This is a predicted structure of a 374-nucleotide RNA (Bacterial RNase P class A) from a Gemmatimonadota bacterium.
Rfam family: Bacterial RNase P class A. Gene Ontology terms of the family: tRNA processing, dimeric ribonuclease P complex and ribonuclease P activity. The family's RNA type in Rfam is ribozyme.
The model forms 95% of the base pairs in the Rfam consensus.
The sequence was found by an Rfam model in a public genome assembly.
The coordinates come from a structure-prediction model, not an experiment, and the mean pLDDT is 76.
RNA sequence: ACUGUCGGCCGGACGGUCGCGAGUACUUUACGUAUUCGAGGAAAGUCCGGGCUCCAGAGGGCGCACUGCCAGGUAACGCCUGGGCGAUGUCGCAAGACGUCGACGGAAAGUGCAACAGAAAGUAAACCGCCAAUGGUGCAGACCAUCGCACACAGGCAAGGGUGAAAUGGUGGGGUAAGAGCCCACCGCGGAGUUGGUAACAGCUCCGGCGGGUAAACCCCAGUGGGAGCAAGGCCAAAUAGGCAGCGAGGAGUGGCCCACUCCGAUCAAGCUGCGGGUAGGCUGCUCGAGGGUAUGGGUGACCGUACUCCUAGAGGAAUGACCGUCCGAGUGGCAACACUCGACAGAACCCGGCUUACAGGCCGGCAGUUAUC
Numbered sequence: 001a002c003u004g005u006c007g008g009c010c011g012g013a014c015g016g017u018c019g020c021g022a023g024u025a026c027u028u029u030a031c032g033u034a035u036u037c038g039a040g041g042a043a044a045g046u047c048c049g050g051g052c053u054c055c056a057g058a059g060g061g062c063g064c065a066c067u068g069c070c071a072g073g074u075a076a077c078g079c080c081u082g083g084g085c086g087a088u089g090u091c092g093c094a095a096g097a098c099g100u101c102g103a104c105g106g107a108a109a110g111u112g113c114a115a116c117a118g119a120a121a122g123u124a125a126a127c128c129g130c131c132a133a134u135g136g137u138g139c140a141g142a143c144c145a146u147c148g149c150a151c152a153c154a155g156g157c158a159a160g161g162g163u164g165a166a167a168u169g170g171u172g173g174g175g176u177a178a179g180a181g182c183c184c185a186c187c188g189c190g191g192a193g194u195u196g197g198u199a200a201c202a203g204c205u206c207c208g209g210c211g212g213g214u215a216a217a218c219c220c221c222a223g224u225g226g227g228a229g230c231a232a233g234g235c236c237a238a239a240u241a242g243g244c245a246g247c248g249a250g251g252a253g254u255g256g257c258c259c260a261c262u263c264c265g266a267u268c269a270a271g272c273u274g275c276g277g278g279u280a281g282g283c284u285g286c287u288c289g290a291g292g293g294u295a296u297g298g299g300u301g302a303c304c305g306u307a308c309u310c311c312u313a314g315a316g317g318a319a320u321g322a323c324c325g326u327c328c329g330a331g332u333g334g335c336a337a338c339a340c341u342c343g344a345c346a347g348a349a350c351c352c353g354g355c356u357u358a359c360a361g362g363c364c365g366g367c368a369g370u371u372a373u374c
Stems, first nucleotide, its partner, number of pairs: 001370010012327007020038007027030001040345001044356002047354005052229004059259004064225005069083005084104001085102007105220002110218002112214002127161002129157003135153001136151004169187006188210001189208008233284004243275005250264004291310008328343006
């Protein structure tokens, strides 16, 4: 320098003229004047977690839903950080190095499933095949020789081949008629002890011949969870029909059921259901925050502490805009001066922390490789 890969930042700035919205100040209270501020890294998706509001003074259980290695961070989380284990990519002779991903509790509680193929898919089994020790059949022989020769009926096998995503632990050796954890060594699996580690786990030693796969299938285990949501809610004003009908001794209380508790009521009818009528106006909630910036201390890190400093939208059918000039970036033309064109994804609506998705172009870095030079 180039290529690949991963990550981060910016993604428009300044000035002028005019036009909008909010705050503050002033005045002549006028759609006044001055001044300050005015759409994001995702404002998007509505997938999680909360703050806040109401039910209600939010208790218990079932059910349902969600999470799922360990330890930390955080208001909390299904998020983030670090570690462990597993899988995997690149480079390398190897050791190893650098990355990426993980829906990562349990199959020895039970149930289910694995089409087709295959003999067989879990207390399952023989399609091709292997064996001929033992029983049997045939031949030879019966002088000698004979664990003779052949068959594969009975029998033995699951090592070899086939089928399949997966074949009942793997490799090697012994043994056997041929075989098989039948036996042995190592690996795997299960268990015990011990060492290191907060732990997940890892190492070592010993015992055991040993009970496939699948749980984003049901299920079991551990943990978490009341509901509804700013169209929550509060205040003011106004209008109508304090309407009609049915049920009614019990009923109501923000997903379902039960218990507890509370409130209302029992014919002077609480409440529920259906039909019908009026209102849809104004104000508020509404932005000072789990807030931002700088410095510094602690920590591997996420992050936490301290000091100083800043106030940075609050519309209300919906403001944050238009024009001009300069700068910035890219492309084309040109010797150049310069000219022309283009500049992504995309608009706050109670607020905040995450995740996921979209993004023209530019800049900065980590890692790997190639090339050149020193």